[in-house]
RNA sequence: GGGUUCAUAGUUUAGUGGUAAAAUAUCCGGCUCCAGACCGGAAGCUGCGGGUUCGAUUCCUGCUGAGCCCA
Numbered sequence: 001g002g003g004u005u006c007a008u009a010g011u012u013u014a015g016u017g018g019u020a021a022a023a024u025a026u027c028c029g030g031c032u033c034c035a036g037a038c039c040g041g042a043a044g045c046u047g048c049g050g051g052u053u054c055g056a057u058u059c060c061u062g063c064u065g066a067g068c069c070c071a
């Protein structure tokens, strides 16, 4: 330099165009003499810019960052 895959919650990951989900962590409550475990609840997220579309996490493009292959 060329090709290719990826970027979603504090962390690990789902989600193939119609109001984004789980586990874990955090906080609140229940249980307990207390704590843990367990049960219930809450808050919290689509890397950045542009385009297509009535509507974009999803499709296209540029940038940034990471992995792999070729030279």
Stems, first nucleotide, its partner, number of pairs: 001070007010024004018054001026042005047063005
Transfer RNA from a Nanobdellota archaeon, 71 nucleotides, folded computationally. The prediction has a mean pLDDT of 83. The sequence is in RNAcentral, with records from ENA. Rfam family: tRNA. The family's RNA type in Rfam is transfer RNA. Lineage of the source: Archaea > Nanobdellati > Nanobdellota.